[in-house]
RNA sequence: GGGGCAACUCCCUUAGUAAAGCGGCGCACGGGUGAGUAACACGUAGGUAACCUACCCCCGAGCCCGGGAUAACCUACCGAAAGGUGGGCUAAUACUGGAUAUGACCACGGGAAUCUCGGUUCCUGUGGUGAAAGGUGGCCUCUGCUUGCAAGCUACUACUCGGGGAUGGGCCUGCGCGCCAUUAGCUUGUUGGUGAGGUAACGGCUCACCAAGGCGAUGAUGGCUAGCUGGUCUGAGAGGAUGAUCAGCCACACUGGGACUGAAACACGGCCCAGACUCCUACGGGAGGCAGCAGUGGGGAAUAUUGCGCAAUGGGCGAAAGCCUGACGCAGCGACGCCGCGUGGGUGAUGAAGGCCUUCGGGUCGUAAAGCCCUGUCGAGGGGGAAGAACCGGUGGAGACCCAAUACGUCUUCGCCCUGACGGUACCCCUAAAGGAAGCACCGGCUAACUCCGUGCCAGCAGCCGCGGUAAUACGGAGGGGGCAAGCGUUGUUCGGAAUCACUGGGGCGUAAAGCGCGUGUAGGCGGUCCGCUAAGUCUGAUGUGAAAUCCCGAGGCUCACCCUCGGAAGUGCAUUGGAUACUGGUGAGAUAGAGUCCCGGAGAGGAGGGUGGAAUUCCUGGUGUAGCGGUGAAAUGCGUAGAUAUCAGGAGGAACACCGGUGGCGAAGGCGGCCUUCUGGUCCGAUACUGACACUGAGAUGCGAAAGCGUGGGGAGCAAACAGGAUUAGAUACCCUGGUAGUCCACGCUGUAAACGAUGAGUACUAGGUGUUGGAGGUAUUGACCCCUUCAGUGCCGCAGCUAACGCAUUAAGUACUCCGCCUGGGAACUACGGCCGCAAGGCUGAAACUCAAAGGAAUUGACGGGGGCCCGCACAAGCGGUGGAGCAUGUUGUUUAAUUCGAGGCAACGCGAAGAACCUUACCCUCCCUUGACAUCCAGCGAACUUUCCAGAGAUGGAUUGGUGCCUUCGGGAACGCUAAGACAGGUGGUGCAUGGCUGUCGUCAGCUCGUGUCGUGAGAUGUUGGGUUAAGUCCCGCAACGAGCGCAACCCUCGGAUUUAGUUGCCAUCAUUUAGUUGGGCACUCUAGAUCGACUGCCGGUAACAAACCGGAGGAAGGUGGGGAUGACGUCAAGUCCUCAUGGCCCUUACGUCCAGGGCUACACACGUCCUACAAUGGCCAAGACAAAGGGUUGCAAGACCGCGAGGUGGAGCUAAUCCCAAAAACUUGGUCUCAGUUCGGAUUGCAGUCUGCAACUCGACUGCAUGAAGAUGGAAUCGCUAGUAAUCGCGGAUCAGAACGCCGCGGUGAAUACGUUCCCGGGCCUUGUACACACCGCCCGUCACACCACGAAAGUCGGUUGUUCCAGAAGACGCCGCGCCAACCCGUAAGGGGGGCAAGCGUCCACGGUAUGGUCGGUGAUUGGGGUGAAGUCGUAACAAGGUAGCCGUA
Repeated sequence: GGGGCAACUCCCUUAGUAAAGCGGCGCACGGGUGAGUAACACGUAGGUAACCUACCCCCGAGCCCGGGAUAACCUACCGAAAGGUGGGCUAAUACUGGAUAUGACCACGGGAAUCUCGGUUCCUGUGGUGAAAGGUGGCCUCUGCUUGCAAGCUACUACUCGGGGAUGGGCCUGCGCGCCAUUAGCUUGUUGGUGAGGUAACGGCUCACCAAGGCGAUGAUGGCUAGCUGGUCUGAGAGGAUGAUCAGCCACACUGGGACUGAAACACGGCCCAGACUCCUACGGGAGGCAGCAGUGGGGAAUAUUGCGCAAUGGGCGAAAGCCUGACGCAGCGACGCCGCGUGGGUGAUGAAGGCCUUCGGGUCGUAAAGCCCUGUCGAGGGGGAAGAACCGGUGGAGACCCAAUACGUCUUCGCCCUGACGGUACCCCUAAAGGAAGCACCGGCUAACUCCGUGCCAGCAGCCGCGGUAAUACGGAGGGGGCAAGCGUUGUUCGGAAUCACUGGGGCGUAAAGCGCGUGUAGGCGGUCCGCUAAGUCUGAUGUGAAAUCCCGAGGCUCACCCUCGGAAGUGCAUUGGAUACUGGUGAGAUAGAGUCCCGGAGAGGAGGGUGGAAUUCCUGGUGUAGCGGUGAAAUGCGUAGAUAUCAGGAGGAACACCGGUGGCGAAGGCGGCCUUCUGGUCCGAUACUGACACUGAGAUGCGAAAGCGUGGGGAGCAAACAGGAUUAGAUACCCUGGUAGUCCACGCUGUAAACGAUGAGUACUAGGUGUUGGAGGUAUUGACCCCUUCAGUGCCGCAGCUAACGCAUUAAGUACUCCGCCUGGGAACUACGGCCGCAAGGCUGAAACUCAAAGGAAUUGACGGGGGCCCGCACAAGCGGUGGAGCAUGUUGUUUAAUUCGAGGCAACGCGAAGAACCUUACCCUCCCUUGACAUCCAGCGAACUUUCCAGAGAUGGAUUGGUGCCUUCGGGAACGCUAAGACAGGUGGUGCAUGGCUGUCGUCAGCUCGUGUCGUGAGAUGUUGGGUUAAGUCCCGCAACGAGCGCAACCCUCGGAUUUAGUUGCCAUCAUUUAGUUGGGCACUCUAGAUCGACUGCCGGUAACAAACCGGAGGAAGGUGGGGAUGACGUCAAGUCCUCAUGGCCCUUACGUCCAGGGCUACACACGUCCUACAAUGGCCAAGACAAAGGGUUGCAAGACCGCGAGGUGGAGCUAAUCCCAAAAACUUGGUCUCAGUUCGGAUUGCAGUCUGCAACUCGACUGCAUGAAGAUGGAAUCGCUAGUAAUCGCGGAUCAGAACGCCGCGGUGAAUACGUUCCCGGGCCUUGUACACACCGCCCGUCACACCACGAAAGUCGGUUGUUCCAGAAGACGCCGCGCCAACCCGUAAGGGGGGCAAGCGUCCACGGUAUGGUCGGUGAUUGGGGUGAAGUCGUAACAAGGUAGCCGUA
């Protein structure tokens, strides 16, 4: 030098748009929440003559003339930010001065109306005060500039004053609306007045002064809890509970305080201050408030989307378009609820398969499925597709107003157009296909629904009752079933049932919970008769209100329904008003029946004080007198030789008052008892007179109030807590005894409780009676008393109606009613704690909760039981006899041992029991060796007859080999019996359960009981009968009786023994005859006997007793006498008695073993212990010798004689006998004679040795017997305990069953043959009646308290922590008000101006005041070492308190 371009600048347009500002209106509505609030907060009905009301409507009157500012903006600054400051400019419907004033307001007057006498309203006079704002569109007739505008006109709108309306509010009032009295006194601006201030407005709202009031038992104050209502849930209703959604009201908006603006706020998304919290920060300062809609976190058992839209409805602003609207409309999530629909319909029997059950036949799931024929809701796919929309606006037409105007504008009207979040949703059509769509709890009763398996007081269930311990409809599973159903169950909550807080025709209080211990009396409640008035209660009519929604009824709209819309009814209430007047109330007047007073009499342990008397106890003194007294179940302590007890006399002192004395009296209750006296209360009867409802009850209050106890002072005889001693006892801090102090007594003062009871509040009235008794009065009769009758007041008993759960009450009600008070609401905790009040204390009154239980309780019934009663029975006791317990042995059992010692039985009622018989067997146990369809049964198949001889191995079972044998029936196929083999069905089990069972048995108990039908009584359980009076062995019989009958039991019928008759006469018998050793034989059947039949005994007869019944006593006769002796016979039931090991049997268990076979062992063990026997301990005996008499049985695998052998057991042998024939078989005790002589023996026989016999396959473990030898313990048995009442006990022998053998056991038989029984008190058992009961698995019951342990809740507690609240003082933000206003200031006034005035602002001060601080109280809560009692818990410890007469009757109060 050239070029380009940003910043920047200018113009046009978007467009006067966005944005900001000034101004107006709104923001006080709508939306949320229920913290606070027990209140005019809410509800309802009213008042406001004590008030306000923006926007809206109507009416009247206006809208004139001025002024000065200030945002935005520009500029200069401060600050990190939020934000702020200075300077400069400008507008208004912003601000402001003046004018005007119909109304309005103020002051002073006048008049009228009304009136609650306070006032209010209207008319009117004089004076004073106080307004305003414009905007937009159109027009040019008049005026001005003159294009068109301005003035002006006009329309709409805005503005000002005043009146009215509408709407919304403020304030006031009546009534209604929680709990606690263990909150009883609260209050100083408190209550009222006067005046002032303040407010829209009344008012202590605030202030000054004055007065001293106000509230409260009809619940003040305080505390706790809570939003209220329409309604909702429930209920037959009355009620009860509740206050989500929707609607009305209130309150709140982080917590507390405050005002500003405004019509309205003391304001959710405004302001200021304080506080807590969160966030930002440059550390100087700032910001915030979801209880709006979504959403997040947290908490929790639990509760949704950071959706769409302003399309509709509604709201705000605006002239309007329109804008805003988490109101709202829709959608999303959730079975959370309600309603509707589907998951299919029809047909289908071989009643399929499968599951489950089973009595194995079947049943059931079940027409269910399959199969066949259909339909198409929802879902799926495809297609169509609404209503909700009408305003407004635009456009076209018509009309009206305005105007000169058919323009314009505004308004009206008609047509068209525009606007849909939900949503391509509701709905419709098409296609395919039974195709994709059922669960949950329950099944013991309540409560509809049942079986199997598993489990085994485990696991578990459970709403209540309760299930589960080996057969679970209750647990778990399965099948089946009943119930609901897109739900079903559970949990929580509310009402119901609950007549269980009872207001209700819907409760009670004698004993179930509940009557104050009793008076006086306040408030209150309630109240007799007559007549007026009133009209508060009451009844009735009308009017207003009782919001809407909900509920109910009737319609309508969604396909129905739920749901929605419309109409009606109802809303039981409140208020106003008209009426009625029987009752209640109020008021006035009266009467006398309730109540009271005066008067005449009466009874009385009524109370207080004073005095006085005798009996008794004790003590003291004296006398007599001597060794005990006293006490107890028995004793001892104690007293006594220092003289007790006993006894006599005298004295002292205290307390209590015998007899009378009595369900007699008095008193309110507690309570009161010798006699006299003083004072005094109440009460009863009678009869007038008087008062005139004065009555009743009685919350609080107040007084009295047994005993014990306390204080002070006395007194103290007896008694007697504590205490001491003695006893008793396991212990005995008790009961019993000996002592003994408080106390008991008196005075004064406290305490205030009792089972203070009639477990029964007071008063009034009414409702059958009978019979006592107390106090009065009257009547009749009588000389009088008594008696009799009536009546009033008490006090007892019995009893009707009625009541009551029953018992019972019953004119003295617990009956029927009324009035008033007190009290109750499951048991325990708890007559407690805390708090309060009272007390000197002890303690009293008031009085909970946590927790815990499924009962506690009443009355009555049936039983059972009682150291209750009555009656009665039994060898139950007693009286006797003999035993056991001591010894030895036998046997059983426990225990121990063992490989095994098989199992069972367990008080009586197991233990010589199962077992009437273990060497093998038995045998179930142990060890060893074997078998596995098996030792035994049935079925099928094959083979073989069956069977048998011999040998080998083995302990045997068994295994192997071997001989003989070929049967019987036959339809000729085969079959029957038997044996072997193989596979299964099955056998088998002395394995478990007797607590799953049958059967059988024991026991109470041969006790006299146990029941039923009908009737009657009772609500009922149940009773009666069956009890009672007698009697019996007996529920045996008689009588009576609301019972009448009957059954099972008793008895009898049966067997046996005892007498007789008859029949029969061998095997039995033998009187007579004959005979014999011998009933041996003949003979006989008379006797005995045998064994059939029959008789006999029945209280039949007599006497007595009795009820003259049953019956009992005695007697006669008789063989026998009162069931003649014995046996058999065992009611309903009890003991879960015994037995699964006799048998049978359900579940369960084992199945080459828990089955079966075999050998051996064991059941026989042995330190002990127990039971039952035997034998003894000796002389009533032992031994020896001789002699006599039974009964009942058994015997052929048997009993076996005579004979012989053996010491004997026994052997040999075998007559006889299938048994009244023969045998066992000798009976023994006994009798006679002898001996022993009291001793461990001539008792006793155990034990052991040796030798034998017998049985048996076999006597070792492990038999019996015999002989010889041995010769133990034992000398009559502690505590205790058993049997027996007459042919019994005792004693003596005999037989039998079982069995080869093996009894001291068992079962039978006879011989000899006693004693005793007063009696029923006692022990045991039983029966009947009665009584008590807290028992009912029933006295072996129940049950109490301490202690120890565990757990739980609660109280106290040095303290400590917190909430809330009172008082004291300090301090005092913001704000409001007041004062001041040196500082600052545009409007108005004076002034030309400077300046001043007026007014305002800031600052300051004062008052009030939040948070805060200080000090000190109240109250509530948490926690607390420790401590206290309480509750609960399986079997802990100690005792035994209570229930029975609970073993000392119990209980209450007190120490």
Molecule: small-subunit ribosomal RNA
Organism: uncultured prokaryote